Glycine riboswitch aptamer from Halomonas sp., 88 nucleotides, folded computationally.
The source organism's lineage runs through Bacteria, Pseudomonadati, Pseudomonadota, Oceanospirillales and Halomonas.
Rfam family: Glycine riboswitch aptamer. Gene Ontology term of the family: glycine biosynthetic process.
Of the family's consensus pairs, 89% are formed in the model.
Model confidence (mean pLDDT): 80 of 100.
The sequence is in RNAcentral, with records from Ribocentre.
RNA sequence: AUGCAUGUGCGGGGAGAGACUGGUGCACGACGCCAGCGCCGAAGGAGCAACGACCCCGGAAACUCUCAGGCCAACGGACCGCAAUCGC
Numbered sequence: 001a002u003g004c005a006u007g008u009g010c011g012g013g014g015a016g017a018g019a020c021u022g023g024u025g026c027a028c029g030a031c032g033c034c035a036g037c038g039c040c041g042a043a044g045g046a047g048c049a050a051c052g053a054c055c056c057c058g059g060a061a062a063c064u065c066u067c068a069g070g071c072c073a074a075c076g077g078a079c080c081g082c083a084a085u086c087g088c
Stems, first nucleotide, its partner, number of pairs: 003088002008083003012080002018037001020036006038071003044067001045065003051058002
C1' cells in the first nucleotide's frame, strides 16, 4: 500500500405498504388500548436448488413465507459510503 473479516463512529445515503372500520380512554393527536378487515419486506426469524450425506439431515440470497416487525413524518431500517481503530 492492497485485499479479507470484525466491531465502533457519522446531526452520511437508504425502499415498500390504511390519515382504514367499530368500540373505548384521555393529556383530543397522524394518540393509547381492544376487536376486525386490507396491505408491505429491507430489523430479527423460517423455507429451499445445486451439492454433500443418504436413515434422519446439512445446505445461499435482495428468492419464497409473513411468526415477529412495519403501513404520514420522526424513530427504526437490509444494504451502501466515508473516517479512524483492531486482527489476518